[in-house]
């Protein structure tokens, strides 16, 4: 110095905490405390799963448009591959495999 370009989005999971609900405890009965409560809501992966879009190619047989170059739709196929990783900081009530971050570093 290079490997370092490696798309978007929905659902879900591992994981995460505690606003709300529920649980538990206390209570002066208005509430208060508790996540060292395996629950519901909630947050949630670049290096987890999956759908869709986007991307690339094809259509002997499709539909449409056209300036006859090609384009759109549909369908089919393909590549979605590789990826060890802090400390610290940030957000929401809070935390995290969230975000900074495919970052620093390691190799």
């Nucleotide at each position: 110095g290079a490997g370092u370009u490696u798309g978007g989005u929905g659902g879900c999971u591992a994981g995460g905490g505690u606003u709300c609900c529920g649980g538990c405890g206390c209570a002066u009965a208005g509430g208060c405390g508790u996540g060292g409560c395996a629950g519901g809501u909630c947050c949630g992966a670049g290096a987890g799963c999956u759908g869709c879009c986007a991307c690339u190619g094809g259509u002997c047989g499709g539909g449409g448009a056209g300036a006859c170059a090609u384009c759109c739709c549909a369908c089919c196929a393909g590549a979605u591959g590789c990826a060890c990783g802090g400390c610290g900081g940030g957000a929401c009530a809070a935390a995290a495999g969230c975000c900074c971050g495919g970052g620093a570093g390691a190799c």
Guanidine-I riboswitch aptamer from Devosia sp. Root685, 107 nucleotides, folded computationally.
Rfam family: Guanidine-I riboswitch aptamer. Rfam 15.1 lists 1,509 matches to the family in 1,281 species.
The source organism's lineage runs through Bacteria, Pseudomonadota, Alphaproteobacteria, Hyphomicrobiales and Devosia.
The sequence was found by an Rfam model in a public genome assembly.
Its mean pLDDT, the model's own confidence on a scale to 100, is 77.